[in-house]
This record gives sequence, C1' cells and structure tokens, in this order.
RNA sequence: UUAAGUGGUCGGGUGAUCGCUGAUCCUGUUAUAGGGAUUGGAGGAAAGUCCGGGCUCCACGCAAACAAGGUGCCGGAUAACGUCCGGCCGGUGCAGUUGACAAAGGCUGCAUUGAGGGCAAGUGCCACAGAAAAUAUACCGCCAUGGUUUUUGCCAUGGUAAGGGUGAAAUGGGGCGGUAAGAGCGCACCGCGCGUCUGGUAACAGGCGUGGCAGGGUAAACCCCACCUGGAGCAAGACCAAAUAGGAAUGCACGCCGCAAGGCAACCGGGUUUGCACGGCGCAUUCGGGUAGGUUGCUACAGGCGUCUGGUAACAGACGUCGCAGAUGAAUGAUCAUCCGUGAGGAGUUAUCUUCACGACAGAACCCGGCUUAUAGACUACUUAACAAC
RNA sequence: GGGGCCGUAGCUCAGUUGGGAGAGCGCUACGUUCGCAAUGUAGAGGUCAGGGGUUCGAUUCCCCUCGGCUCCACCA
Repeated sequence: UUAAGUGGUCGGGUGAUCGCUGAUCCUGUUAUAGGGAUUGGAGGAAAGUCCGGGCUCCACGCAAACAAGGUGCCGGAUAACGUCCGGCCGGUGCAGUUGACAAAGGCUGCAUUGAGGGCAAGUGCCACAGAAAAUAUACCGCCAUGGUUUUUGCCAUGGUAAGGGUGAAAUGGGGCGGUAAGAGCGCACCGCGCGUCUGGUAACAGGCGUGGCAGGGUAAACCCCACCUGGAGCAAGACCAAAUAGGAAUGCACGCCGCAAGGCAACCGGGUUUGCACGGCGCAUUCGGGUAGGUUGCUACAGGCGUCUGGUAACAGACGUCGCAGAUGAAUGAUCAUCCGUGAGGAGUUAUCUUCACGACAGAACCCGGCUUAUAGACUACUUAACAAC
Repeated sequence: GGGGCCGUAGCUCAGUUGGGAGAGCGCUACGUUCGCAAUGUAGAGGUCAGGGGUUCGAUUCCCCUCGGCUCCACCA
C1' cells in the first nucleotide's frame, strides 16, 4: 500500500424562491374565516412487531392445586428482558513449543464462534446398508481341535473382536508385554467414573488416591428439574355533541320470604377447579337501527449533550447545560445555484481546468429499553494475509 | 395503528410418532372416429414462498425475511 474479517462513527453541506404543518405574537371579525411576523418540523433503522417495560381499562380481591406458555453454564448490570458486560467450558482457524525427522496427540498464545440444565429418572426414535443400532452379536478374516484329502484346500465344532467390510454413528484411544490367535488379560500415558484435598462467590480448575471401564446418539422428541408469567391493548380509556325502532331471535335462569320497598338462594363475574370474601339481578351470543363529528389521552422523560468520580466492563452517582415533530385521507416537500463525494469523457508536459451523470436503505402515528432485517458511500480501531522499502 | 390465520404441480387440495413428494381437473403423445367430443393407454410437469439453524437425514422441529387473507370505531 492492497485484500479479507470483526467492531465503532457519519450517512450530504450552504443559500435563494415557491409551498405544507405545529406554537407564540400582531392585525381583522359580534364570533369564525382571512392577512402578516418570528420560530420548531423524521431515522439509524421511524421497518418487522420478535422480546421486555411504562400507561390505561377489564366490577383491579385472597389462598391452594392443576393446566398453558416461556427461559436455561456461572457471576454481575438493569425498571425489566430471551438484552448487555465479565468469566468458565466446548468447537473452528492460525502461530509457537514438545514430540530425535514426519504424523497423531499434548501444552501455550491470538482471533473467532456456541438456543451451553438433565439421555447416569422413565418412554420413544435411529430409514437404507450392515452379523449386530444397544439385555447384544459374528459376514470376511485370524486361531485351535476333529474329519476328509497326497498336499494346497474343503467341511464340522469351538475360541476371538486386533484387522477388513457396512454405516452419520459399532461398546474407551493408540503403544508395549502377553497369547494358539486374541482381548484392560497385565502395564505406563491420555480419556472417563467414584472418593478426598486445595484454589475460586460460582461455573469450574488443579493435586492425590482408587476403579479396568459400567453409561452410543437424539430433549429446536415426549418428558424431568429449577425459575418466571393475569388478560387485552391508545381503534386502550375519559368527556361533549348529533341521530335512531330503548327493536327482534336463540340459549340458560324465571325459586323462596315480604303488603311493599327490599332481602336470600341459584346463576354469572377474563385459563380451569375448590374454598373464602366481594359485586351483579336478568345474563350471554347473533341479527337489525343510528352516527361516522369534536376535545382529551399527546408528547418533559428509565430525555439529550458535556465534565468529574467509582467500576476491568455493562453501568451507576454528582454537577452544569439544552428544550428537541405532534399530523389525523394524515404535514416535514419541490425547483435553481454553489460546494462535497464517486464514476465516465475532453484539454494540458505536470500542477490543474472543464463537461455530463449519480448520491443508498427508507418515512414518525401513545412512549421507552433491546433484538432482528434493509442500507450507495466515507472515515476509523484491531487482527490476519500478500507485496514493496529500511 | 393493533390482533389472528395461510403459502405444496397450471388450478383446487391431501400429506404426523422426521426417512417414498402425492390425488382430482388441466397439459402432451398414441389408440379409437370420416372428423370432433367422450373414452382407453402411456408420459411430462415441484428451488414444498425465500434464507439460516438443530439432526446422519427437514414439507414436517426452531429462528429470520417476503407475500396474501381476515377481524378490531362509537351510540341506544
């Protein structure tokens, strides 16, 4: 310098003219309407609506059991989270070292990555191929004995799981000894289980002893364990105004006391059941009728920016400063000039000048914290590789 | 704006303890007929909406994206 990967920041600037919309002021009007001035006016994702919360209602109740859904190594952050930060363990790649060469393997470092509890509670599944897909078993092979044969060989019985073969996966790994051939049968190393000690808040790591090894995979299969969760959503909800037939059908209930008012039972009450408490007196569903107007919720908050302090970090605290969209068939735009960036062409020895084209993804709708997805281009940090120079 | 459901051949739809991609109509060729229709025989036609993951293996299980359908106002 170039390329790749990961992370971060920005994502066109300025001016003029003509419009749209909110607020304030002035003017105008009986009151509107209208006119003028000043000022504010999309995003990093406003998107998908995938999580979590605020807010509002559900006649906001309590307890237990069950169901349904979700989360899942450990610790921390946070209003909360499936998010974020730090660590542990595992996978992948590269480098170094050990391995007397090489390979496998071990150790260390860097980068990157993981929906990462439990198949040693139980059940299920593992097609085809293969002897056998999980209480085992034996196709080829190897070995022993017997038979037959001149021998090679063939047949029968038994041993074996080292080698071959099948498969995604084959009952610890490769090595030495051992053996008829073999085998944790024995041994050292590695792996694994159990016990114990040390370090660590913990996940886990390390040491020592012990067991020849039991227990293949799959839980984004049922399930088990631990923890969490009430439902609906601003078309929530509140207020005002207008209009109409205060209508009909179906299902359940239509019982008792009382002269009446009223009370009780039954029934109903936001997953289900039970119990208690409270509330309702007709309830639920469907069809039909009317209006399709306004105000509010509505933008000041887990707010932005800066400095300092604490913390490895996520983040927290203190101080200062700023006020920053509120539309409702739905505003936030268009044109021109100029600058910037990119590409192409022309002129020029070079510096440079000039012409044309392009500048992404996309667009608030109650608000906020995340995740995911889309995104031309520019800048920047780290790592790796290649090339060049010293 | 918010909630729910769906996407398999040209069309309408099946498809479960995850292992073969199918049916009817349509299409093509041949037979039958003087010719056509009907009918018989044979055949073609699929990125299971797209991408990623789990698994030995995905239409099926999980996640993301795209497209389509549908419901939700107030008053008595």

Background:
Predicted 3D model of RNase P RNA and transfer RNA as a complex of 466 nucleotides. It holds a member of the Rfam family "Bacterial RNase P class A". Its family is annotated with dimeric ribonuclease P complex, tRNA processing and ribonuclease P activity in the Gene Ontology. By type it is a ribozyme. Model confidence (mean pLDDT): 76 of 100.